[in-house]
RNA sequence: UGUUCAUGGCGAGUGGCGCGAGGGAACUGGCCCGACGACCGCCCGGCAACCGCGUGUUCCAGCGGUGCCAAUGCCAGCCCCCAACGGGGACCAUGAGGC
Numbered sequence: 001u002g003u004u005c006a007u008g009g010c011g012a013g014u015g016g017c018g019c020g021a022g023g024g025a026a027c028u029g030g031c032c033c034g035a036c037g038a039c040c041g042c043c044c045g046g047c048a049a050c051c052g053c054g055u056g057u058u059c060c061a062g063c064g065g066u067g068c069c070a071a072u073g074c075c076a077g078c079c080c081c082c083a084a085c086g087g088g089g090a091c092c093a094u095g096a097g098g099c
Stems, first nucleotide, its partner, number of pairs: 001098001003097006013044001015043004022033003027077004045069003049066005073091001078088003
């Protein structure tokens, strides 16, 4: 760079310190979290998607690199369906590659 592929179902502290008013990707409509301090940063703890090392070779420990740890990416908005359920998209995020 958003160019390819994969995943977005499940899982993981209401932890400590700091900051101080917003936050939940963008926009809209909802709904929710937040001065009982959210978000964000650091520390500790944890989860385990991808990659590397490695173990194992019926059964696949562990370590490392990113990532992640409210609610399905919180729900919906576009298409399919009388409608709903559901399915498929779009966009976004993460990983691994490419340029």

A computed fold for a 99-nucleotide RNA from Desulfobacteraceae bacterium UBA5852, annotated as SAM riboswitch aptamer (S box leader).
Rfam family: SAM riboswitch aptamer (S box leader). Its family is annotated with regulation of gene expression in the Gene Ontology.